[in-house]
RNA sequence: CGCAUCCAAUCGCCGAAUUCCACGGGGGCCGAGAUCGGUCUGCGUGCGGAGCGGGGGACCCAGAACCUCUAGGGGUGAGUCCGCGCAAGGUAGCGCGGAGGCGCACUUUUCAGCGCUAACCCGUCAGCUAACCCCGCAGGCGUUGAAAGGGAACCGU
Numbered sequence: 001c002g003c004a005u006c007c008a009a010u011c012g013c014c015g016a017a018u019u020c021c022a023c024g025g026g027g028g029c030c031g032a033g034a035u036c037g038g039u040c041u042g043c044g045u046g047c048g049g050a051g052c053g054g055g056g057g058a059c060c061c062a063g064a065a066c067c068u069c070u071a072g073g074g075g076u077g078a079g080u081c082c083g084c085g086c087a088a089g090g091u092a093g094c095g096c097g098g099a100g101g102c103g104c105a106c107u108u109u110u111c112a113g114c115g116c117u118a119a120c121c122c123g124u125c126a127g128c129u130a131a132c133c134c135c136g137c138a139g140g141c142g143u144u145g146a147a148a149g150g151g152a153a154c155c156g157u
């Protein structure tokens, strides 16, 4: 000097998945003669508050639209489409290739690089949709550089 691995953080990434209040009980620290008081932290509860995200739901509209049937249909999500082949009860599945989409430490554009293209739910039922109604706020991880523009923070004057 380069490469690889590991560890750490009042650090960060994907995601809507954050925060406050009240009550309950647990742990740590400090003070105190005991009782107790203060503070920090995570857990549970609530017809809780704010904020963020999703679904249902009129007129009108949907170029007579819509719907289902063959193979029901629909929702969250980036997670779709096309071609060839395998397989085949076949719509599904598997493999290869292509296109599209999504993510990578403020943000936009461009260029390259790396990764993803799942999973789950409703239950025969839902187009859009004001009022109105309902639901969620989990889980999983550890990184990418360059140029230009915009913005923010810190430091100094």
Base pairs, nucleotide, nucleotide: 011142012141013140014139018050019049020048021046022045023044024043026041027040028039029038030037031036051137052136053135054134055133056132061127072125073122074121075120076119080099081098082097083096084095085094086093100117101116102115103114104113106150107149108148109147110146111145112144
Molecule: c-di-AMP riboswitch aptamer (ydaO/yuaA leader)
Organism: Vulcanimicrobiota bacterium